A computed fold for a 74-nucleotide RNA from a Promethearchaeota archaeon, annotated as transfer RNA. The coordinates come from a structure-prediction model, not an experiment, and the mean pLDDT is 82. Its Rfam family is "tRNA". Rfam classes the family as a transfer RNA. NCBI's taxonomy places the organism under Archaea, Promethearchaeati, Promethearchaeota.
């Protein structure tokens, strides 16, 4: 050189087919629960969705560069 996948909160992760207010666990922070604590219960707090652009009223989704991890090939 050349193909193929992937990049979402602190960490992991749905969600892209059919464009329509980010999904779930975690982890933090508050409250119950216990004398206390672990664990469970409820609550809340955290995301320019890899970076720009451009289609659309509307973009994690489509389209076009580019950065970055992984695998083939050569």
């Nucleotide at each position: 050189g050349g193909g193929a996948g992937g990049g979402u909160g602190g960490u992991c992760u749905a969600g892209u087919u059919u464009g329509g207010u980010a999904u779930g666990a975690u982890a933090c922070u508050c409250g119950g629960u216990u004398c206390g604590g672990a664990u469970c219960c409820g609550a809340g707090u955290g995301g320019u969705u890899g970076a720009g652009g451009g289609u659309u009223c509307a973009a994690a989704u489509c389209c076009c560069u580019c950065c970055u991890c992984u695998c083939c090939c050569a």